[in-house]
RNA sequence: GUAGAGGAGCAAAAGGAAUCAGUAGACCGUGUGAGGAUGACAACGAUGAUCACGGAUGAAAGGUUCUUUUGCCGAAGCGGAUGUUUUGUCGGAAGAUAUCCGUUGGGGUUGCCUUGAACAAGGGUAACACUCUCAUUAUUGGGGAAAAACCAACAAUGGGGAGCUAC
Numbered sequence: 001g002u003a004g005a006g007g008a009g010c011a012a013a014a015g016g017a018a019u020c021a022g023u024a025g026a027c028c029g030u031g032u033g034a035g036g037a038u039g040a041c042a043a044c045g046a047u048g049a050u051c052a053c054g055g056a057u058g059a060a061a062g063g064u065u066c067u068u069u070u071g072c073c074g075a076a077g078c079g080g081a082u083g084u085u086u087u088g089u090c091g092g093a094a095g096a097u098a099u100c101c102g103u104u105g106g107g108g109u110u111g112c113c114u115u116g117a118a119c120a121a122g123g124g125u126a127a128c129a130c131u132c133u134c135a136u137u138a139u140u141g142g143g144g145a146a147a148a149a150c151c152a153a154c155a156a157u158g159g160g161g162a163g164c165u166a167c
Base pairs, nucleotide, nucleotide: 001167002166003165004164007073009072010071011070012069013068014067015066016065017064025057027055028054029053030052031051035044039090040089041088076104077103078102079101080100081099082098083097084096085095086094087093105131106130108128109127110126111125112124113123114122115121132160133159134158135157136156137155139153140152141151142150
């Protein structure tokens, strides 16, 4: 450098479904009568803000799941820094994206924290076993002149992806 392996393996796209929710919003009527909202401003408001009641309408995003397809095995996730960009403006916060640094082998269960409308699910963390791989040691078998090298199985211990295997 090329090609591969782990398995309830990772991520993305399109379409459908449930939930979100009879919620938000807009409209009409009655009453009220000047603010509501904001960190500040702009915009809105006597052509009626806000609030209450009633009527008739009524979503979406994120998240979940099913099917199909695609890219893959630091797949990908998380944290931080910097840059660009979106949300009326500035600030803040949040989202998307690119680069760099650090960290996690993989999925599961449970507890705690957190995000979320959620009792779904996600993220983080710890423990527990499981699994993959490498190293070391012991045993057994093969091998052989030889408890040599080497190969395989199994057990224990210790590591982990910038790793492991083959060329």

The RNA shown here (Lysine riboswitch aptamer) has 167 nucleotides and comes from a soil metagenome.